[in-house]
Molecule: c-di-GMP-I riboswitch aptamer
Organism: Gammaproteobacteria bacterium
RNA sequence: AUUAUACAUAGCCAAACCUAGUGUGAACUAGGGAUGGAAAGUCACAGGUCUUUAUUAAAGAUGGCUGGACUGCAUUG
Numbered sequence: 001a002u003u004a005u006a007c008a009u010a011g012c013c014a015a016a017c018c019u020a021g022u023g024u025g026a027a028c029u030a031g032g033g034a035u036g037g038a039a040a041g042u043c044a045c046a047g048g049u050c051u052u053u054a055u056u057a058a059a060g061a062u063g064g065c066u067g068g069a070c071u072g073c074a075u076u077g
Stems, first nucleotide, its partner, number of pairs: 002077001004075002012037002017032006035064001041070003045067003048062006
């Protein structure tokens, strides 16, 4: 530098749901919680889905929908 995700070790994140708050909304933030995840780390570039306004477009949400890009830990070839 790179492949793989079996074993092992140390860890990491946090679904649904509940509470409080923000937003027209999709949804988001914090706390609890733990479905699950080898990047469930980051990015809205492409596609998908969703929301708002409209009339055939614009704005927004979603990375735990998919692809792609960048970065990273453990072990191993």